[in-house]
């Protein structure tokens, strides 16, 4: 620091996902040791049991328990009982201090709660310091004892008693109050020691002394309370809120200020800088992440706050409204004798429950700290330790070296080998850790006792300080550490291996099972599933899941955007706010610098130190970016002030204009009405019909009425803020601009809320209504047509007034200001009145530089460079929807979510493809012609059907007389039946036999059985034989075999686009890039053929040419060919002869727009000449890059899979030849351009020895016989036919046509039944030129006529080839089809056979409405009122004090009563939120459903709002 994912590819926008770090984690697999941290995130749910707050006898009365001592009694001489508070001690009690700390939790709280910085009107036990005092009295009470009630808890009565408990009196302050006269106003003692003085005198009392207390007060420290500036979650779909509310006066209250409370007065206070309400939440130091700014979090540790079963309340106290205190109410649990009681783990352990999930009912007060105490000490689940958990971090180990036969085994293999792998084994070493033996720090300093010295004192007592000595105190702990012994011994897993992302192969599976973070894998060769081998990464851990930050510049302060991707309010005016021209002085709020205070500690960072290192602990520093105070500076901003005129505005005079409003006027046209003329149609359409018209339409003329709109002018012209504005005249009125001066003096810009205007449609009321025209009616079109088209037609359109407030309200571009190359204008001025120059410039356009932009584009009218303000955006869908609110008469508008779902949605541009887009061009593509097919019969192929089988393949064009150039058997792959299993065929091994031939029996045959003949060739030699080659039989195993599957695993071959003119590359250039350019353009051509031009220049595959055939000539050659001349002749080139001609087949020539005319720059075109041939002369072969997963596994070859006594091989028979039917391709016809008969003429190209087969003879004929000739320019097939001549038929189902059927034959062949061809005789069907539709052909062509060949025993109407006769037409490119090229649109790229929309049906999911129902929270009104506090008190009771009228009274108190406040509770009525609800609305997703075809191309009616 980035990467993957939208596309055929590209750039951008934009989301989703990944790699990192981290956690109080959990889960899966695995697990050696130690150190150091951490450990209920959920139910503030409920809790059994134990412990967590006591202590003081030096405050007190005392003595229940224990001990010592003494005594007494019993006696088994050491035990029991009793006595003695005299001693150590001490239950219960009074009293003091503590219990308000420590420990837990985070429910509540959006608050002065917390953080930070300040403040004044306060209190503060214990502690420190100071001053003064501590005198003298009194009455009770618990305990104990007695009695009583009760199950218990507990309570009541009586008697007696102490205090540092309680209450007066005295005294007192610089204390408090005050009317300044005064008044009020405290205390407590305990312990140790001494006898110098006084008194009794053993020793005490007074006294003295020391010490701890006590009281008052001052000051401090500590702690606490209060006030305040600033900061502190989200929602405006919460906009108003507040009555003690805000302030004042007075009073009360508090430790203290204060509406804290009350009375009265005033009517304020808060709020868009977000009040109130609702949601969420303890806050902070800090933690995690991040480069930082930030974001998320607030466990452990530390500071603060709040809470203690829920709610309320006070008491005590220095401190509480109190976790282990009290009272009341409520819920729950427990005890109960049913009357009544008890309780509160969010202390430490622990239990249940909840949950994915979080530990021991441990040890000790040894240390640190706390409470009490003079102290010893006691208490301390605070704390220190241990236990459990890989829960996090850190460290160590699981061995080290050597070791190639590269062992075995595994896996792979191209079969050679490779890999696991120096890995193992083996050899040589070491012993950390664990185990074992022993030794053994530190955490411990005190306290206590003794001694000495100092202080105090009368004192060498007491007490206290210091020093020295003695004596001990460790939970952890079997501590850490060191050491002994033994032995490699006890110690490695987890995830991943398609890309991102390091790491690859085999097998299995076969869109199944499964994987998956994203993209996506899996449908028979899966590096993606599962297993294995191997590899990669981390390692006592490794993965997964969850949630956080990062990457994400994806909320953008640092650091984003808004023409088209999401995003500019429809447009103005304007409030708050924000921002603001030049200048003088002042100030110091902002700003800048210095200083001071604070910013707790811990943490982070730096630097030292200590554990062997590290984690961890510890010393110091820095930092804490903040806040406050203060000093200084004065540039900039602000504020105040002095001026200015360049911004802005005003005045005067002009200019242009569909700017707005009102009133009036006008002509053309449509329609209607009236009248005239006039007659049969009009109108309308693609074509029609509905409609109008003989009751007189349309047409035409005249007149009238009425409404609406204003032709020409008219213009990328004008005006306006936008919407918008168009005849003319008048009136009223807004704005802009121009010129010259004068004036004001920053008066400005923007603009949240607000307010006004705002097309069309729509709504309300009242008018109006000519034309047009939703809805509606009718006619067409159509499969349908609730549309497009036509005929009608109502709202509406128009006017007045009022609403609505939206549009693709668009320049998809907010307003204002400044600056920035140019060209094309206007005005003014100057000059050398032409060229030119200067100044100024409003509006509206076009083109273009820089720049910007993803590109397109924009470019002084910016989307450039800047400034100011305001609006808006943050993936697609759901959705501009629901709910709520506001507005509206309604329609609806504005505001505006979520659940759920997808990995995209999107912009611009590129290349293709496509278009019922355009331009140009070509083709038998159409047209013009000729002849066919489609109708008939037959042949042939296919589908379908049938069948045991009708083998298989080919399927629009590009399957269908196709594979098949030839199925009776064979072929043959199919079916039935029968038979074989190393096999019909190949190689290898063993044994035997040569091979081979003949013939018999059974059988349909395969096959089986039984015989005969025959013994070869080569080599060696030991010549009895052995071996070998070929071949046959038998055996066994490797294997053979397969027309079985996959043409979507493949090779090869082929079809088609298409003989169409295209397809590409190198270098350069342009573009961010895909790509473009070249190859486009202007011409031309059959052609990307050539020329010209050009950021291109060249090149390749195609085109053309080179090749073959035909056409002319020459030359060479002359048999089997030919015969002009000569000769012969049996009249046949037959013979001699010849090679001239024809011909044959080799080589050449020839044609190139070469020549002429003309047009053109050229290429080239048109015409002409010559020529056999003229513009590629005709035909053929030849098929670019590629497309169709086109065809073929059944030609062949081949991967994989499958079968192996069968899916192999053999054999007989059957089938491929079936037949209600449908289609394709052909043949023959329908006749007179013809049929029949007779006669006559002219080809080419082929084939032939298992062959062609002559002549002759026989047969009506097919054919038979016969053999001559021929391995072919020699012989044969082989008479060509149409044609010509003569004749007949006379338009008919015929002298046309020949199907079908009967009979008789011929030929081939083992064999013509299924199932051949041909001949003869007879029979004589359909058919009289063929509907819609469709095919071929442009010249030696179509048409027509015959001939030959391949295959082949035989079997063509097919196929291939050959010649004979021999036309018609082409104006032309509008249309159909196909193609090329340029351009255009695109939402297509599997590429229009594309894409894609909506309803309906089915399933699932979330959500809105919903009669309602059930909870939570809360407002208002009222009722009610426990405990408690305060006030009042005609009741009851009453120790201290006072008074005396003393069996009393007063003061004070307690109880009771009552009033006020108030928790729970109740009633009524609202608000809000959650859950649920018959039914219902739309939405999303799924799958191969249904109906149509709305959109994307002009999407077939342009689309859209």
């Nucleotide at each position: 620091a980035g990467a993957g994912u939208u596309u055929g590819a590209u750039c951008c926008u934009g989301g989703c996902u990944c790699a990192g770090a981290a956690u109080g984690a959990a889960c899966g697999c695995u697990g050696g040791c130690g150190g150091c941290g951490u450990g209920c995130u959920u139910a503030a749910c409920a809790c059994a049991u134990g412990c967590a707050a006591g202590u003081c006898g030096a405050a007190c009365g005392g003595a229940a328990a224990c001990g010592a001592u003494g005594g007494u009694a019993g006696c088994u001489u050491g035990c029991u009982a009793c006595c003695a508070g005299g001693c150590g001690u001490c239950a219960a009690g009074u009293g003091g201090c503590g219990g308000a700390c420590g420990g837990g939790u985070g429910a509540g709280u959006a608050a002065c709660g917390c953080g930070u910085a300040g403040g004044a009107a306060u209190c503060u036990g214990c502690c420190c310091a100071g001053u003064a005092g501590u005198g003298g009295g009194g009455g009770a009470u618990a305990g104990c004892c007695c009695g009583g009630a009760g199950a218990a808890a507990u309570c009541c009565g009586g008697a007696u008693u102490a205090a540092u408990a309680c209450c007066g009196c005295a005294u007192a302050a610089u204390c408090u109050c005050u009317a300044c006269g005064g008044a009020g106003g405290a205390a407590a003692a305990g312990g140790g020691g001494c006898c110098u003085c006084u008194c009794c005198u053993u020793g005490g009392a007074a006294g003295c002394u020391c010490u701890u207390g006590c009281u008052a007060u001052u000051a401090g420290a500590u702690g606490a309370g209060c006030c305040c500036g600033c900061g502190u979650u989200a929602g405006a779909u919460u906009a108003g809120u507040u009555a003690g509310u805000u302030g004042g006066u007075g009073a009360g209250g508090u430790a203290a200020u204060g509406g804290c409370u009350c009375a009265c007065c005033a009517a304020g206070g808060c709020a868009g800088c977000g009040a109130u309400c609702c949601u969420u939440a303890g806050c902070u130091g800090g933690u995690c992440u991040g480069a930082g700014a930030g974001g998320a979090c607030g466990a452990u540790c530390a500071g603060c706050c709040a809470c203690a079963c829920u709610g309320g309340g006070a008491c005590u106290g220095a401190g509480a409204c109190a976790c282990g205190g009290c009272c009341c109410a409520g819920a729950c649990u427990c005890c109960u004798a049913c009357g009544g009681g008890a309780g509160g783990c969010a202390g430490c352990a622990g239990u249940g429950g909840g949950g994915a999930a979080u530990a021991u009912u441990g040890g000790a007060c040894a240390a640190u700290g706390g409470g009490c105490g003079c102290a010893a000490g006691c208490c301390u689940g605070a704390u220190c330790c241990a236990g459990c958990a890989a829960u996090a971090c850190c460290g160590c180990g699981u061995g080290u070296g050597u070791g190639a036969a590269g062992a075995a085994g595994g896996c792979c293999u191209g079969a050679g080998g490779g890999u696991u792998g120096u890995a193992a084994a083996g050899c040589a070493c070491u012993u950390u850790c664990a185990a074992u033996u022993g030794u053994g720090a530190g955490g411990a300093a005190a306290a206590g006792c003794c001694a000495a010295a100092g202080g105090u004192u009368a004192a060498u007592a007491c007490c206290u300080u210091u020093u020295g000595g003695c004596c001990u105190u460790g939970a952890c702990g079997u501590u850490a550490a060191c050491u002994u012994u033994a032995g490699a011994a006890g110690a490695a897993g987890c995830a991943c291996c398609g890309g991102c992302u390091a790491a690859c192969u085999c097998c299995g599976u076969g869109c199944c099972a499964g994987c998956a973070g994203c993209c996506g894998c899996g449908g028979u060769a899966a590096u993606a599933c599962g297993g294995a081998g191997g590899g990669u990464g981390c390692a006592a851990g490794c993965g997964u899941u969850a949630a956080u930050c990062g990457g994400a510049a994806u909320u953008a302060c640092u650091g984003g955007g808004c023409g088209u991707a999401a995003a500019g309010c429809g447009c103005g005016c304007g409030u708050a706010g924000g921002u603001g021209g030049u200048u003088u002085g002042a100030u110091a709020a902002g700003u800048u610098g210095g200083a001071u205070g604070u910013g707790a500690a811990a943490g982070c960072c730096c630097u030292g130190g200590g554990c062997u290192c590290a984690a961890c602990c510890u010393g110091g520093g820095a930092a804490c970016u903040g806040c406050a105070u203060u000093c200084a500076a004065a540039a900039c901003u602000g504020u105040c002030u002095u001026a200015c005129u360049a911004g802005a505005g005003u005045a005067u005079g002009g200019u242009a204009g569909a700017g707005g409003g009102a009133a009036g006027u006008g002509g053309a046209a449509u329609u209607u009405c009236a009248g005239g003329u006039g007659u049969a149609g009009c109108g309308g359409u693609g074509a029609a019909a509905u409609g109008c018209g003989u009751a007189g339409a349309u047409a035409u003329c005249u007149g009238a009425a009425g409404g609406a709109a204003c032709a020409c002018c008219a213009g990328u012209g004008g005006c306006g803020a936008a919407g918008g504005c168009g005849a003319c005249u008048u009136c009223c009125u807004g704005g802009a601009c121009c010129a010259a001066u004068a004036c004001u003096g920053a008066c400005a810009c923007u603009g949240a809320g607000g307010u006004g205007c705002g097309a069309a449609a729509g709504c309300g009321u009242g008018g109006g209504u000519a034309g047009c025209a939703a809805a509606c009616g009718g006619g067409a079109u159509u499969a349908g047509a609730u549309a497009c088209c036509c005929c009608g037609g109502u709202a509406g359109u128009c006017c007045a007034c009022g609403c609505c407030g939206u549009a693709a309200a668009c320049g998809a571009u907010g307003u204002c200001a400044a600056c920035u190359u140019g060209u094309u204008g206007g005005g003014a001025g100057a000059a050398u009145u032409u060229a030119u120059c200067u100044c100024u410039u409003a509006g509206u356009g076009a083109c273009g530089c820089a720049g910007c932009u993803a590109a397109c584009g924009u470019a002084a009218u910016a989307a450039g460079u800047u400034g100011a303000c305001a609006g808006c955006c943050u993936g697609g869908g759901g959705a501009g929807u629901a709910c709520g609110g506001u507005c509206g008469c309604a329609a609806g508008a504005c505001u505006a979510a979520a659940a759920c779902u997808c990995a995209a949605a999107g912009g611009a541009a590129u290349u293709g493809a496509c278009g019922g887009g355009g331009g140009c061009c070509c083709g038998c593509a159409c047209a013009a012609g000729c002849g066919g097919u489609g109708g008939a019969g037959c042949a042939u192929g296919u589908g379908g059907u049938u069948u045991a089988a009708u083998u298989c393949g080919a399927a629009a064009a590009u399957a269908c007389g196709c594979g098949a150039a030839g199925a009776a058997c064979c072929u043959u792959a199919c079916c039935u039946a029968g038979a074989c299993u190393u096999g019909a065929c190949a190689u290898a091994c063993c044994g035997a036999g040569a091979a081979u031939c003949c013939a018999c029996c059974a059988g349909a045959g395969a096959u089986g059985g039984a015989g005969g003949a025959g013994u070869g060739c080569c080599u060696g030699c030991u010549u009895g034989c052995a071996g070998g080659a070929a071949u046959u039989c038998g055996g066994a195993u490797a294997c053979a075999g397969g027309u079985g599957c996959u043409g979507u695993a493949c090779g090869g071959c082929u079809g088609u686009c298409g003989u169409c003119a295209g397809c590409u590359c190198g270098u350069g250039u342009c573009g961010u890039g895909a790509g473009a350019u070249g190859u486009u353009g202007g011409g031309u051509u059959a052609a990307g053929u050539c020329c010209c031009g050009c950021a291109a220049c060249g090149a390749g595959c195609g085109c053309a040419a080179c090749c073959c055939u035909c056409g002319u000539c020459g030359u060479u050659a002359g048999u089997u060919g030919c015969u002009a001349a000569c000769a012969g002749u049996u009249c046949g080139g037959c013979u001699g002869a010849g090679c001239a001609c024809u011909c044959u087949a080799g080589c050449g020539a020839g044609a190139c727009u070469g020549c002429c005319u003309u047009c053109g720059u050229a290429a080239g075109g048109a015409g002409g000449a010559g020529g056999a041939a003229g513009g590629u002369g005709a035909g053929g072969a030849c098929g670019a890059c590629g497309u169709c997963a086109a065809g073929u596994c059944a030609u062949c070859a081949u991967g994989g899979c499958c079968c192996u006594u069968a899916c192999g091989a053999c054999c007989a028979g059957g089938g491929c030849u079936a037949c209600a039917c449908a289609c394709g391709u052909g043949c023959u016809a329908c006749a007179a351009u013809g049929g029949g008969a007779a006669g006559a003429a002219c080809a080419a190209a082929g084939a032939g020895u298992u062959g062609c087969g002559a002549a002759g003879c026989c047969g009506c004929g097919a054919g038979g016989u016969g053999u001559a000739g021929c391995u072919a320019a020699u012989c044969u097939c082989a008479c060509a036919a149409a044609u010509c001549u003569u004749u007949u038929c006379g338009u008919a189902g015929u002298c046309c046509g020949g199907a079908u059927c009967g009979g008789a034959g011929u030929c081939u062949g083992c064999a013509a039944c299924u199932c051949g061809a041909c001949u003869c005789c007879g029979u004589g069907a359909a058919g009289u030129c063929g509907g819609a539709a469709u095919c071929g052909c442009u010249a030696g062509u179509a048409a027509u006529c015959g001939u030959g060949g391949a295959u082949c025993a035989g079997a063509a109407c097919g196929c291939c080839a050959c010649g004979g006769u021999g036309a018609a037409u082409a104006c032309g490119u509008u249309c159909c089809c196909g193609g090329g090229u340029c351009u255009u649109g695109u939402a297509c790229a599997c590429a229009c056979c594309g894409c894609c929309c909506g309803u309906c049906a089915u399933a699932c999911c979330a959500u809105g409405g919903g009669a309602g129902u059930g909870g939570g929270u809360u407002g208002c009104a009222c009722c009610a009122g426990a405990a408690g506090u305060a006030g009042c008190u005609a009741g009851u009771c009453u120790a201290a004090c006072u008074g005396u009228u003393u069996a009393c009274a007063g003061g004070g108190g307690a109880c009771g009563g009552u009033u006020a406040c108030c928790a729970c509770g109740g009633u009524g009525u609202g608000a809000u939120u959650c859950a649920u609800g018959a039914c219902u609305g739309g939405g999303g997703u799924a799958a191969a459903g249904u109906c149509g075809u709305a959109a994307c191309a002009a999407g077939g009616u342009a689309a859209c709002c």
Description:
Predicted 3D model of a 1505-nucleotide RNA (small-subunit ribosomal RNA) from an uncultured prokaryote.